[in-house]
RNA sequence: UCUAUAAAAUGGCAAACCACCCGAAAGGUUGAGACGCAAAGCCACCGGUCUAAUGGGAUUUCCCAAUGAUAGCGGAGCUACCAAU
Numbered sequence: 001u002c003u004a005u006a007a008a009a010u011g012g013c014a015a016a017c018c019a020c021c022c023g024a025a026a027g028g029u030u031g032a033g034a035c036g037c038a039a040a041g042c043c044a045c046c047g048g049u050c051u052a053a054u055g056g057g058a059u060u061u062c063c064c065a066a067u068g069a070u071a072g073c074g075g076a077g078c079u080a081c082c083a084a085u
Base pairs, nucleotide, nucleotide: 004085005083012037013036018031019030021028022027035072041078042077045075046074047073048070049069050068054065055064056063057062
């Protein structure tokens, strides 16, 4: 220095719920709040999942499709605190 990673320490992030706002929705911003997280830091390249404004099909209210979303569903890529073994 690199990889895996224990015990501790300094700290960090922030699920659900609630309020405001944005959005057709999924979902997101901010505030409050903590379920948890050693990358729960960044990133939509790959897969999965969610939604269907819009378009198409079907006809009794259904089906299909992202250009939308999800990084706290995984993978890949980039960066990173402490420190035995």
Model confidence (mean pLDDT): 86 of 100.
This is a predicted structure of an 85-nucleotide RNA (c-di-GMP-I riboswitch aptamer) from Psychrobium sp.
The model forms 94% of the base pairs in the Rfam consensus.
NCBI's taxonomy places the organism under Bacteria, Pseudomonadati, Pseudomonadota, Gammaproteobacteria, Psychrobium.